[in-house]
Context: one part of a larger RNA
């Protein structure tokens, strides 16, 4: 010096506390462990692994297993040589792969090029090993407020000092004071969305007001006011104003104002720490293979199942079920696409049709909501697993193994031990829409969006992490 303490002092944090709503018990999805398997490929293991890599395993992916093939090898470059080695057919095969037959490029300046094919060779692969050799990148602590320099002082020295103290801040923020003075990384601002307002612009958006026109609708002439869009600005600074401070702030149901004291979000992650995570993204030192640990194929596997946890999803119903009607969003996709409309079909869907490269067509129906009705507290008109049976649709192809309808079946569950989790506001709850990956999909995941929309919080003794001083 620093870590460390069931040491002390101060301080913060959904840390506790006061709420609210979950998980722990059911059915089901999904992911681990484990078991088992010819193989059930690998990684990721406390927080900080387990809906995690993976934004989608029928084949393909695929790295795993059987088994069937190749060997300079699936991919690129250099090439003696060839001129058709290529394209056709035929057998055998599950495919790959292997064997036979037949036909015999185009251009030319004639030198040669183009294209295919190619023996020999040089460079090959390798998702084998080692994340304790590594480089990127990234989790965590922690968006905590820290972490250091230079010069100068002190100390034999390691070091210290400034960075401590007295205040104040969300902050090492900023005031004072002081052997320090000053500087850098972090904090803040400077980016971007959002709340309000001008100003510019008016299509594909809008419609007030003036007209047409229709059954009815900006549908049509027109307008730029409004909404809106998208681009440029103002606006908040503790700027005023009271009261307390020396100052820095602080306090105020104070004025003004959409907005008030970081306004609400986001990007952003200092010095390091866990020999953290990754050699299967990717790059790369060594070490291992080479007729195989590389390469192509076909089937399986990665979906098994006594059983343990993790995360979610649906419910156990009346603040709710079911039918019938009516409303009122964003944010995104769309040409091998999204489809309006019509027609069959209970229906998934299909079969015509028509507008859109999209403020124009469309996905698109917004659902909790509201009006009526009806069920009356029951394992029900709850709840929907699980089962036969009958279909649609993708795609060579739905047996292992897809999702979706329709009928029919109708299981557990009646609110859940110990424990444990997340939320301070437009948060939690709770409704539903989109999107990426994608032929299709096991998505109830992940990201995003909008709609209704709350309770509490005295306090900081105690659990958790965290920072300063200080003590052994």
């Nucleotide at each position: 010096u620093g870590a460390c303490g069931g040491g002390g002092g101060u301080c913060c944090g959904c840390a506790c506390a006061a709420g609210c709503g979950g998980u722990g018990g059911a059915g089901c999805a999904u992911g681990u462990g484990g078991u088992u398997u010819a193989a059930u490929u690998c990684g990721a293991u406390g927080a900080u692994a387990c809906g995690c890599g993976a934004g989608g395993a029928a084949c393909c992916u695929u790295a795993c297993c059987u088994a069937g093939g190749c060997u300079a090898g699936a991919a690129u470059g250099u090439g003696a040589g060839c001129g058709a080695c290529a394209g056709a057919g035929a057998c055998u095969g599950a495919a790959a792969g292997g064997u036979c037959u037949u036909u015999u490029u185009u251009c030319u300046u004639c030198g040669g090029a183009a294209c295919g094919c190619g023996a020999a060779a040089c460079a090959a692969g390798g998702u084998g090993c080692u994340g304790c050799a590594u480089g990127g990148u990234u989790g965590u602590c922690g968006u905590c407020a820290g972490c250091u320099c230079g010069u100068g002082c002190c100390g034999u020295g390691a070091g210290g000092u400034g960075u401590u103290g007295g205040g104040u801040u969300a902050a090492g923020u900023c005031c004072c004071g002081c052997a320090a003075c000053g500087a850098g990384c972090g904090c803040a601002a400077c980016c971007c969305c959002u709340a309000u307002c001008u100003u510019u612009a008016g299509u594909u958006g809008c419609c007030a007001g003036c007209a047409c026109a229709u059954a009815a609708u900006g549908g049509u002439g027109g307008g730029g006011a409004c909404u809106c869009u998208a681009a440029a600005g103002a606006g908040a600074c503790u700027g005023c104003c009271c009261u307390c401070g020396c100052a820095a702030g602080a306090g105020g149901a104070g004025a003004g104002g959409a907005a008030g004291g970081u306004g609400g979000g986001g990007a952003u992650g200092a010095c390091g720490u866990c020999a953290a995570a990754u050699c299967a993204g990717c790059a790369u030192g060594g070490c291992c293979u080479u007729u195989a640990u590389g390469c192509c194929u076909a089937g399986g596997g990665c979906u098994a199942c006594a059983c343990a946890c993790g995360u979610g999803c649906u419910a156990c119903a009346a603040u709710g079920g079911u039918g019938a009607g009516a409303a009122c969003a964003g944010c995104g996709g769309g040409u091998a696409g999204c489809u309006a409309c019509c027609u069959g079909g209970u229906g998934a869907c299909a079969g015509g049709a028509u507008g859109c490269c999209a403020a124009u067509c469309u996905c698109u129906a917004a659902a909790a909501u509201c009006u009526c009705a009806u069920c009356u507290c029951a394992g029900u008109u709850c709840g929907g697993a699980u089962u036969g049976g009958a279909g649609u649709c993708u795609g060579c192809a739905a047996c292992u193994c897809g999702a979706c309808u329709c009928c029919a079946u109708g299981a557990a569950g009646u609110u859940g031990g110990a424990a444990u989790c997340g939320c301070u506001a437009g948060u939690a709850a709770u409704c539903g829409c989109g999107c990426a990956u994608c032929a299709g999909c096991a998505a109830u995941g992940g990201c995003g969006c909008g709609g209704u929309g709350a309770a509490u919080a005295c306090g900081u003794u105690c659990c958790c992490g965290g920072a300063c001083c200080u003590u052994g």
RNAcentral holds the full RNA, with entries from Greengenes. A computed fold for a 472-nucleotide part of an RNA from an uncultured Bacteroidota bacterium, annotated as small-subunit ribosomal RNA, 3' major domain. Model confidence (mean pLDDT): 83 of 100.